c-di-GMP-I-GGC riboswitch aptamer from a Desulfobacterales bacterium, 82 nucleotides, folded computationally. NCBI's taxonomy places the organism under Bacteria, Pseudomonadati, Thermodesulfobacteriota, Desulfobacteria, Desulfobacterales. Model confidence (mean pLDDT): 75 of 100.
[in-house]
């Protein structure tokens, strides 16, 4: 530098259940594994979703959520090859 997914050495942890926070999307903790080669980090572009309040009718705006939706940026483990 290139390629890869058998779980290898380690790592993360969907659904679901319990519990706590939030108006909500959703998030923290515990149990649990559907999966993952960036399922590590960053809301930068797109996308989806939410909204007590605001606006005033219907979508914009505003404020948020999702990184396990796609792209991008940065960083990085293992194995194999050169």
């Nucleotide at each position: 530098u290139c390629a890869g997914a058998u779980a290898a050495a380690g790592c993360c942890a969907a659904a679901u259940c319990c519990u706590g926070a939030g108006u909500g999307a959703u998030c923290g903790g515990g149990a649990g594994a559907c999966g993952g080669a960036a399922a590590g980090u960053c809301a930068c572009g797109g996308g989806u979703c939410u909204u007590a309040u605001c606006c005033c009718u219907u979508a914009u705006a505003a404020a948020g959520a999702c990184g396990g939706c796609c792209g991008g940026a940065c960083u990085g483990c293992c194995u194999g090859a050169a």